[in-house]
Molecule: Bacterial RNase P class A
Organism: Dokdonella fugitiva
RNA sequence: GGAGUCGGCCAGGCAGCCGCGAGGCCGCGAGGCUUCGAGGAAAGUCCGGGCUCCAUAGGGCAAGGUGCCAGGUAACGCCUGGGCGGCGCGAGCCGACGGAUAGUGCAACAGAGAGCAGACCGCCGAUGGCCUCGCGAGAGGAUCAGGCAAGGGUGAAACGGUGCGGUAAGAGCGCACCGCGAGUCCGGCAACGGACCGGCACGGCAAACCCCACCUGGAGCAAGACCGAAUAGGGGGACCAUGACGUGGCCCGCGUCGUCCCCGGGUUGGUUGCUCGAGCCGUGCGGCGACGCACGGCCUAGAGGAAUGGCUGUCCACGACAGAACCCGGCUUAUCGGCCGACUUCACUC
Numbered sequence: 001g002g003a004g005u006c007g008g009c010c011a012g013g014c015a016g017c018c019g020c021g022a023g024g025c026c027g028c029g030a031g032g033c034u035u036c037g038a039g040g041a042a043a044g045u046c047c048g049g050g051c052u053c054c055a056u057a058g059g060g061c062a063a064g065g066u067g068c069c070a071g072g073u074a075a076c077g078c079c080u081g082g083g084c085g086g087c088g089c090g091a092g093c094c095g096a097c098g099g100a101u102a103g104u105g106c107a108a109c110a111g112a113g114a115g116c117a118g119a120c121c122g123c124c125g126a127u128g129g130c131c132u133c134g135c136g137a138g139a140g141g142a143u144c145a146g147g148c149a150a151g152g153g154u155g156a157a158a159c160g161g162u163g164c165g166g167u168a169a170g171a172g173c174g175c176a177c178c179g180c181g182a183g184u185c186c187g188g189c190a191a192c193g194g195a196c197c198g199g200c201a202c203g204g205c206a207a208a209c210c211c212c213a214c215c216u217g218g219a220g221c222a223a224g225a226c227c228g229a230a231u232a233g234g235g236g237g238a239c240c241a242u243g244a245c246g247u248g249g250c251c252c253g254c255g256u257c258g259u260c261c262c263c264g265g266g267u268u269g270g271u272u273g274c275u276c277g278a279g280c281c282g283u284g285c286g287g288c289g290a291c292g293c294a295c296g297g298c299c300u301a302g303a304g305g306a307a308u309g310g311c312u313g314u315c316c317a318c319g320a321c322a323g324a325a326c327c328c329g330g331c332u333u334a335u336c337g338g339c340c341g342a343c344u345u346c347a348c349u350c
Base pairs, nucleotide, nucleotide: 001346002345003344004343005342006341007340008339009338010337012315013314014313015312016311017310018309020037021036022035023034024033025032026031039321043332044331046330047329048328049327050326051220052219053218054217058252059251060250061249063216064215065214066213067212068082069081070080071079072078083097084095085094086093087092098211099210103209104208105205106204120152121151122148123147124146127145128144130141131140132139133138160178161177162176163175164174165173179200180198181197183196184195185194186193187192224272225271226270227269234263235262236261237260238259239258243257244256245255246254279298280297281296282295283294284293285292286291
């Protein structure tokens, strides 16, 4: 100096004029003064909760979710650290990561054979048989019986891999290394790792159904509460205590006493919920870390058909993706440019 990886920060600034929304103060009122006023993702509505109601609300089944270990957290499918596996030269990144010996199921075609399988091309033919030579011992030949699954082929995948020995030819048949594994020991809280030992064989798919472990009431701010106003105290039907109803389904329990269904009519007004929070910032301590504790400081939107706009000047990093609607913790997606730190790698120079 180039390339890359991880983490953090910023998100136009300043000034002036006019115009918006909320809070506070002043004012009889008109109005005046002052403070504050969209994001890192506000997005997706994917998870988890707070809060409200059912409601006095328990248990089970079904259903759904998560899936290595240990921690963090209000909680989580999130985060941190570790293990194992995969990718990368590396810093790092990713993981739908329990179980195939509970059971069911799937794998077309090809192929001899696809779960306790198998002989198409092949190799051997020692032993028994056949032929030739030989007095005989024996030698030679072909391959019938027989042996083999090491070589080749088929296939996504062929019942461990490579090498050596051995054999008639072979084969974990034996051995070395790898792989796999019941048992024992060691390290670790654990996942797991290592050593010894060993028959050398006990495929794949659960992101198939399933089994196992843990977790889970429902509906949602258009939840809910209050005030005001108006209407048709309308019509019809079902059941009626051995009954009906009760916020997903079913059962038990519990509770209430009338309940439910259909048609039709009235009101679509106002207030509240609505912003002080599992809040933010700083310092110190503990912890590898996520984070926790203590002390100190700060108050930073609450619209209601939906508030941030326009103009001018200047600086600059010349601004992309993009606008709160009950609130918060995450994840995912989109994205212009700048700043800071740590680490990896390549080249050159000293």